Predicted 3D model of a 101-nucleotide RNA (c-di-GMP-I riboswitch aptamer) from a Gemmatimonadota bacterium. Its mean pLDDT, the model's own confidence on a scale to 100, is 83. Lineage of the source: Bacteria > Pseudomonadati > Gemmatimonadota. It was read from a public genome assembly, where an Rfam model found it.
RNA sequence: ACGCAACCCUGGCAAACCCGCCGAAAGGCGGUGACGCAAAGCUCUGGGGGCUACAGCACACGCAGAUGUCUCGCGAGUGCCACGCCAGUCCGGCUACCUCA
Numbered sequence: 001a002c003g004c005a006a007c008c009c010u011g012g013c014a015a016a017c018c019c020g021c022c023g024a025a026a027g028g029c030g031g032u033g034a035c036g037c038a039a040a041g042c043u044c045u046g047g048g049g050g051c052u053a054c055a056g057c058a059c060a061c062g063c064a065g066a067u068g069u070c071u072c073g074c075g076a077g078u079g080c081c082a083c084g085c086c087a088g089u090c091c092g093g094c095u096a097c098c099u100c101a
Base pairs, nucleotide, nucleotide: 005099012037013036018031019030020029021028022027035088041094042093043092046091047090048089049086050085051084056080057079058078059077061075062074063073065070
């Protein structure tokens, strides 16, 4: 110096609940508050995984219109779907305080 990782030092971050704001939602930001974290610092333009579904597509329903059954309008349902979100989901990459074996 590097890797691993107890103790020590200075400390650091801040889960859930609650409040306010943004968002269709997942979730994010701020306040409060500490469950925890030796990287709970950064990276989603490194690779897996998870969450949401405004819009879009497909199916099907109710009302209305016209009356060949189809298109448009309104309302709501199911499935698919990321360009949205999760770094405190895992692996990886970058950076970093203290100090034994």